[in-house]
RNA sequence: AAUGAAAAAGCCAAACCAGCCGUGAGGCCGGGGCGGAAAGUCACGGGUCUUUUCAAAGACAGCCGGACUGCCAUUG
Numbered sequence: 001a002a003u004g005a006a007a008a009a010g011c012c013a014a015a016c017c018a019g020c021c022g023u024g025a026g027g028c029c030g031g032g033g034c035g036g037a038a039a040g041u042c043a044c045g046g047g048u049c050u051u052u053u054c055a056a057a058g059a060c061a062g063c064c065g066g067a068c069u070g071c072c073a074u075u076g
Stems, first nucleotide, its partner, number of pairs: 001075004011036002016031002019028003034062001040068003044065003047060005
């Protein structure tokens, strides 16, 4: 630097359940474990969703792309 076939130190944690916060999407925490090689971070582009008559304001990074950073292994 490239790659993620097989593994693996270690890591994260879907649905669901309990508690708290929010009008809501959803968030935090504990249990749980479907999965993940960036399921780490960033709403930048698209997308989905919520509130709303509209305007507008929000949510999702475990929908896709992009940016930045990092672990292990293999190859050079």
Source information:
This is a predicted structure of a 76-nucleotide RNA (c-di-GMP-I-GGC riboswitch aptamer) from a Desulfobacteraceae bacterium.